[in-house]
Context: one part of a larger RNA
């Protein structure tokens, strides 16, 4: 100095982020306890009172012992040591006990009982498994599984458009396989119907995921807006067209299933049913946050406003509330216990502090033994200012400086320590999510296979019978083509009656009865066509068969279950294929430029102009601006005109309409941006056209000077073609921009090619065309990460520096203006000029193998542009107070509230409570309150993992100093023979610094009002420095009382000084003393005399005043002052006892001619009357007895001061 303690005057939380630590409390009785409450608690609330020994006694008990009641007695103090709650209030979060990040978070996080909700009827749900199996459970809906909320209490609004989930579905889409039709010798292969889950569409579900607007006007002062319009959002109607359906029309009929949607809908009965685009206007409010609770763990503005609380509060409480962005089981409000949770107050305490002392052990020091590690480029290892990669012990000047060693401190070595965890790169990982890309498990389903019998009813196909068919006209219900003059009938005809059934309502069929013989047709009529009859047929339809299917039912044998009986049963399980769904798992992407990165924008592909510096080229997130077309003529050709503007003239007609006439290099136009270019034209017009050709060759540009691709423009050649008399002219557009590689796919061709032929069909090749890549020479592609990781970067960001200084601070020029006049007492615009490097930026120079970040605290230096205290000047200075400007840096600048704060605001005080700088001085110095890890919690975003220079809480601060530095201490050697005293260059220091009062003096001043100065005396305050006489502290020298043990008792003692009450002497502070006067040379300033300039002038030459500044004076230090200095003396040092000193060394003092250390003893002192014995002492039969008193200012003790050699300084050694 550290660590772990012990004690403190006065004050008492003033400390501090914060009472952190530490103090107070404490055990036992007894007495008494408040709001509140879930009535159990709060409660050991809070607050008082007792407590020890001795004797007798009382009550209980068997006893041990326990409660008590009287009297006696002692001490500062009786739970006398140990042990042992400090307490009250408000609030905020969680209901409590309880878990939790072993190894920075113990919490507001998790968990709970409770509530509600979603799956599951057992071969169940759920969960592991790759299957067989297996947990849940040998449990069975009072039961197991999932996920949300979190006790109780009072409650839990509205909204199903989205996105789940769940149901349902007339239509619509919807895959294979089967079927049907194309096409093939038979396939592949196309197409079509049918059609499953699933979607599209309707319905429900919000204690599922989740949301719950905005704008404007309005009431007799203002405010405010009960109220009104308007947006909009997840409510809705028409019409028209499409599409469907069905089929050529508004169109039939039956069976079967469902339905009136809480529409009045129980029967009949009738009528609808989808969808998109466009369009409409009127009703309405049908989601627009309710109860709560709100400046809050949620509120940015913000330290909102009010109230308390304070001397002052960014702070806590109560309130309002316009809630950037509360709000209801993503729960809302309240709340009693309860909490190593988070905030605040009061009260007791206290060394937290003012302010710091003094003591204890242990280290640290020294001596003995033993004896690591980081670390280490070389080192002969200094300041200070420069250069320098802009912050150097080594460069460069100054300047310093014998050589070595201890102790202590940490300013620097951008100290050691970990290839920076922040930042950014990386065509680097990896965790995590997801409506990112692809996959796949899983489940859903629809076929086949395992897989069979049978029935209803229905459909598809083949057949078999039988029915059916109405324009007009015709007696009429006339399908169609042929043949046809006959056919039917007692084996029962016409016609009647009854059912049935078609039906275009006129009629037609059919069967049963009755009847008992005819009935049709051919002819005629009509018509396109005549049912007598015969055959093949068409449309509807009816009935059987057979095969294919679908839908139900049903068997039992596969095939599961089960010990079995028996239950299921072609299901299902399992294969297998196809479609849906599928962050459940995985694989993997998530551009690029960029004054960091991100957001932002594209300066990524192209054209013009400038930058560009007169060949060409030429960057920047430089400046200006464009293009991703267009046009069938705006293209070719051939021929013809000349614009814009202005002037004259000319009906309506005007500035400007159509016409004439005239100047008109172009001021027009030129499809589009700029430049360039264009006048019998490149521009206007008009006639023919289609060169907006097919193939080929080569230059250029793209790409200067190396190489390239797409594309772009050029000039040729063959073949065709258009305009022109003709030369020619045209391979798009006055020209420079209007673009795209390989895979694929289509698409075209009279082309080639492939399976033994041949053909079809496919497929491949070659050419052509078309279809994008805009990140434009062209991967198929989303986020997060604070749990995080490697590689690297100072190629690049957050501190510092460095460099600039727009911004900041300071000052200057000029003086427009106010100041009643009057620019400059005072303030001062507008414009200019500097200077600082303290703000804030800007740059990316220096650090990413690490220079430790804000703020406090401690510490010490410097500047001054001065807060104050000195000295002067002006003043719009009477005085007093001030205001402005010089000069000046020697000192001083304080406490305290609220916030981490710097800062600010705010309370009393003061002479005054300056303004910066040292790596925004200082973490090898402290702290840790903010920021800036991992844990929670709000509100916002976000679908989600997350994320917030939005808030709230909790959360490891290593390091033993080598060097230099810095504070002291010592050696050595030099000067020197030694020893002792001086000098005083150089250094240092504030050693002071300021205030009030009295007195000048109620004087000067001044009408009054107030109200001073020198000069002179006395306090105070702050600082330094010294001391212990007083006061206080400490005081583990000592005395002395007291508990519990323990030593047999007694006396005496030990047990962390065991508590507790005195204390000398050292140490100290809170005490006490001292801490001048003055001299000189300045500064601003103020003046003598005085020219230069005949005056004036503090000034030039000369002289004089002039300040707490400067030098001196006083104090330290000092001859290594290398310029080593001076005087006197003639022997010193060690070892020994010692301490006025002291880590070690040194240093002082002693050393027998001695009082230096130690013992005697005497004096001064602390404690507070020892021990033994008497004696008395409440009681009590006695025994016995707490304690009293005497002997006794006793006994114990002393780091002090005397006396006094008993005892120790004996002996001896070195250098001269």
């Nucleotide at each position: 100095u550290c660590u772990a303690c012990u004690u403190g005057a006065g004050g008492g939380a003033a400390c501090u982020c914060g009472g952190c630590a530490a103090a107070u409390u404490a055990g036992c009785c007894c007495c008494g306890u408040a709001a509140c409450u879930u009535u159990g608690g709060g409660a050991g609330a809070a607050g008082g009172g007792g407590u020890g020994c001795c004797a007798g006694c009382u009550u209980u008990g068997c006893g041990a012992a326990a409660a008590g009641c009287u009297g006696g007695u002692c001490g500062c103090a009786g739970u006398g040591a140990c042990a042992a709650g400090g307490g009250g209030g408000c609030u905020c979060c969680g209901a409590c006990u309880g878990u939790u990040u072993a190894c920075u978070a113990a919490a507001a996080a998790c968990g709970u009982a409770g509530g509600a909700g979603a799956c599951u009827g057992c071969a169940a749900g759920u969960c592991c498994g790759a299957a067989a199996g297996g947990a849940u459970g040998u449990g069975u809906a009072u039961a197991g599984u999932c996920g949300c909320c979190g006790a109780a209490a009072c409650c839990u609004g509205c909204c199903c458009a989205g996105u789940g989930c769940g149901g349902g579905u007339a239509u619509c889409u919807g895959a294979a396989a089967c079927c049907u039709u194309g096409a093939u010798u038979c396939a592949a292969c196309a197409a079509g119907a049918a059609a499953a889950a699933g979607g599209a569409c309707c319905c429900g579900u919000a204690u599922a995921c989740g949301g719950c607007g905005g704008g404007g006007g309005u009431a007799a002062c203002c405010a405010u807006g009960a109220c009104c319009c308007u947006c909009u959002u997840a409510a809705c109607c028409c019409u028209u067209u499409u599409u469907g359906c069905g089929u050529c029309g508004c169109a039939a009929a039956a069976a079967g299933c469902g339905u009136c949607a809480a529409c009045g809908g129980a029967a009949a009965a009738a009528a609808g049913g989808a969808a998109a685009a466009g369009g409409g206007a009127g009703a309405g409010a049908u989601a627009g946050g309710u109860a709560g609770c709100g400046u809050a763990a949620u509120a940015c503005c913000u330290u909102g406003c009010c109230g308390c609380u304070u001397a002052a509060u960014u702070g806590g409480c109560g309130g309002c509330u316009u809630g950037c962005a509360u709000g209801a089981a993503u729960g809302g409000u309240u709340c009693a216990a309860c909490g190593a949770g988070a905030g605040c107050c009061c009260u007791a305490c206290u060394g937290u502090c003012c302010c710091c002392a003094a003591g204890u052990a242990g280290a640290a020091c020294c001596c003995g033994g033993c004896g690591a590690a980081a670390u280490u480029g070389a080192c002969u290892u200094a300041c200070u200012g420069g250069c320098g990669c802009a912050c150097a012990g080594u460069c460069c000047a100054g300047u310093a400086u014998c050589u070595u060693c201890c102790a202590g401190c940490u300013g620097c070595a951008a100290g050691c320590g970990a290839a920076g965890a922040c930042c950014c790169u990386g065509u680097g990982g990896a965790g995590c999510u997801u409506u990112a890309c692809u996959a796949c498990a899983a489940c859903c389903u629809g076929u086949c296979g395992u897989u069979g019998g049978g029935a209803u009813g229905u459909g598809g196909c083949u057949u078999u019978g039988g029915a059916u068919g109405u324009g007009c006209a015709g007696a009429g219900u006339a399908g169609g083509u042929a043949g046809g003059a006959g056919u039917c009938g007692u084996a029962g005809a016409a016609g009647c009656u009854u059912u049935c059934u078609c039906g275009u309502u006129a009629g037609g069929g059919a069967a049963a009865g009755u009847g008992g013989a005819g009935a049709c047709g051919c002819c005629g009529a009509u018509g396109a066509g005549a049912c007598a009859c015969u055959a093949c047929c068409c449309u509807u339809u009816c009935a059987g068969a057979a095969c294919c299917g679908c839908c139900u039912c049903u068997c039992u044998a596969a095939c599961u279950c089960g010990a079995a009986a028996g239950a299921g049963g072609a299901c299902a399980c399992c294969g297998a294929u196809a479609g849906g769904u599928g962050g459940g798992u995985a694989g993997u992407u998530u551009g690029g430029g960029u004054g960091g990165g991100g957001c932002g924008c594209c300066a990524c592909g192209c054209c013009c102009c400038c930058g560009a510096a007169a060949a060409g080229a030429u960057a920047u997130c430089a400046g200006g601006g464009g293009c991703g077309c267009c046009c069938a003529a705006a293209g070719g050709u051939c021929a013809c005109c000349u614009c814009a503007g202005c002037c004259c003239g000319g009906u309506c007609a005007g500035g400007a309409a159509u016409c004439g006439g005239g100047c008109g290099c172009a001021g027009a136009a030129u499809g589009c941006a700029a430049g360039g270019g264009u006048a019998a034209a490149a521009g206007g017009u008009g006639g023919c056209u289609u060169g907006a050709c097919g193939c080929u060759a080569a230059u250029c540009c793209a790409c200067a000077a190396a190489g390239c691709a797409a594309g772009g423009a050029u000039u040729g050649g063959c073949g065709g073609u258009g305009c022109g008399a003709a030369a020619g002219c045209a391979g798009g557009a006055c020209c420079u921009a209007g673009c795209g590689a390989a895979c694929c796919a289509a698409u075209g061709a009279u082309g080639g090619u492939u399976a033994u032929u041949u053909a079809u069909g496919a497929g491949c090749c070659c050419c052509a065309u078309u279809g994008a890549u805009a990140a434009c020479a062209g991967a198929a592609a989303a986020g997060u990460u604070a749990c995080c990781c490697c590689a690297g970067g100072g190629a690049u960001a957050a501190c510092u520096g460095a460099g600039u200084u727009g911004u900041c601070u300071u000052c200057a020029g000029c003086a427009a203006g106010a100041g009643u006049c009057c620019a400059u007492a005072u303030c001062g615009a507008c414009c200019u000029g500097a200077a600082g490097g303290c703000u804030u930026g800007c740059u990316a120079c220096u650090u990413c193998g690490a220079u430790g970040u804000c703020g406090u605290c401690u510490c010490u230096c410097c500047g001054c542009a001065u807060c104050c205290c000195g000295g002067c000047a002006g003043u719009g200075c009477a005085g007093c107070a001030g205001c402005u400007g010089c000069c000046a840096a020697g000192g001083g600048u304080g406490a305290g509230g609220u916030u981490g704060u710097u800062c600010g605001c705010c309370u009393a005080u003061u002479a005054a409570a300056g303004c910066g700088g040292a790596u925004c001085g200082u973490g090898a110095g402290a702290u840790g309150g903010g920021u800036u890890u991992a844990g929670a919690c709000c509100g916002u975003c976000g679908u989600g993992a997350g994320a917030c220079a939005g808030g709230u809480u909790u959360g490891u601060u290593g390091c033993u100093c080598u060097g230099u530095g810095c504070u002291g201490g010592a050696a050595g050697c030099g000067u020197c023979a030694a020893u002792g005293c001086c000098u005083g260059a150089a250094g240092g220091g504030a050693a002071a610094g300021a205030u009030c009062c009295c007195c000048c003096g109620g004087u000067a001043c001044g009408a009054g009002a107030g109200g001073a100065a020198c000069a002179g005396g006395g306090g105070u305050c702050u600082g330094c420095a010294g001391c212990c006489u007083c006061u206080a502290g400490u005081u583990u020298a000592c005395c002395a009382g007291c508990u519990g043990u323990u030593u047999g008792a007694c006396a005496a003692a030990g047990c962390a000084c065991g508590c507790u009450g005195g204390g000398c002497a050292g140490c100290c502070a809170c005490g006490c003393u001292g801490u001048a006067a003055g001299a000189g040379a300045u500064a601003a300033a103020u003046g003598c005399u005085g020219a230069a300039a005949g005056c004036a002038u503090c000034u030039a030459a000369g002289c004089a005043u002039g300040a707490a500044g400067c030098u001196c004076a006083c104090c330290c230090c000092g001859a290594g002052a290398c310029g080593a200095g001076g005087c006197a003396u003639u022997u010193g040092a060690u070892u020994c006892c010692g301490g006025u000193a002291a880590a070690a060394g040194a240093c002082c003092g002693g050393u027998u001619u001695g009082a230096u250390a130690g013992g005697a003893c005497c004096g001064g002192g602390g404690u507070g009357u020892a021990a033994g014995c008497a004696u008395c002492g409440a009681g009590g039969c006695a025994a016995c007895g707490a304690g009293a008193u005497g002997u006794u200012c006793a006994g114990c003790c002393c780091g002090c001061g005397g006396u006094u050699a008993c005892u120790a300084a004996u002996c001896a050694u070195c250098a001269g």
RNAcentral holds the full RNA, with entries from ENA.
This is a predicted structure of a 1216-nucleotide part of an RNA (large-subunit ribosomal RNA, half B) from Hadarchaeota archaeon (SeqCode).
Taxonomically the source falls in Hadarchaeota (SeqCode) (Archaea, Methanobacteriati).
The prediction has a mean pLDDT of 80.